The RNA shown here (transfer RNA) has 74 nucleotides and comes from an uncultured Clostridia bacterium.
Rfam family: tRNA. From the family's description: Transfer RNA (tRNA) molecules are approximately 80 nucleotides in length.
RNA sequence: GUCCUCGUACCUCAGCAGGAUAGAGGGUCCGCCUCCUAAGCGGAACGCCCCCGGUUCGAAUCCGGGCGAGGACG
Numbered sequence: 001g002u003c004c005u006c007g008u009a010c011c012u013c014a015g016c017a018g019g020a021u022a023g024a025g026g027g028u029c030c031g032c033c034u035c036c037u038a039a040g041c042g043g044a045a046c047g048c049c050c051c052c053g054g055u056u057c058g059a060a061u062c063c064g065g066g067c068g069a070g071g072a073c074g
Stems, first nucleotide, its partner, number of pairs: 001073007010026004019057001028044005050066005
């Protein structure tokens, strides 16, 4: 330099043949339980989906550019 894959919550990820309030597990906080802790049970907070632009009635999802991560080739 060219090409491929990826970027969604604090962490690991699902969702990505466009459609209604964006989800799971872990973790965190509060409560219940217990003599206490752990476990268990109940509840809560946490993401304008990497950024900018485009297409569309409508974009996390499609298209273009950028940034970042990983990989292949030279």